[in-house]
RNA sequence: GAACACAUAAUUUAAUUUGGGAAAAUAUCACACUUACAAGGUGAAGUUGCAGGUUCGAAUCCUGCUGUGUUCA
Numbered sequence: 001g002a003a004c005a006c007a008u009a010a011u012u013u014a015a016u017u018u019g020g021g022a023a024a025a026u027a028u029c030a031c032a033c034u035u036a037c038a039a040g041g042u043g044a045a046g047u048u049g050c051a052g053g054u055u056c057g058a059a060u061c062c063u064g065c066u067g068u069g070u071u072c073a
Stems, first nucleotide, its partner, number of pairs: 001072007010026004020056001028044004049065005
């Protein structure tokens, strides 16, 4: 320098042939329970790497950038 793959909540992962209400587990907070703590129970908050484009509608399609990994030179 070139090619390919990946980036989703604090963490680990889904989202079914390539577009239609963004989810689960753990963690956090609150409530209830308990003499108290823990476990278990109920509820809540929080997310698509960044910037554009296409579309009625984008995690998903297109372009550029950033980061990581692999391969080639």

The RNA shown here (transfer RNA) has 73 nucleotides and comes from Chryseobacterium defluvii. Taxonomically the source falls in Chryseobacterium (Bacteria, Pseudomonadati, Bacteroidota, Flavobacteriia). Its Rfam family is "tRNA". The family's RNA type in Rfam is transfer RNA.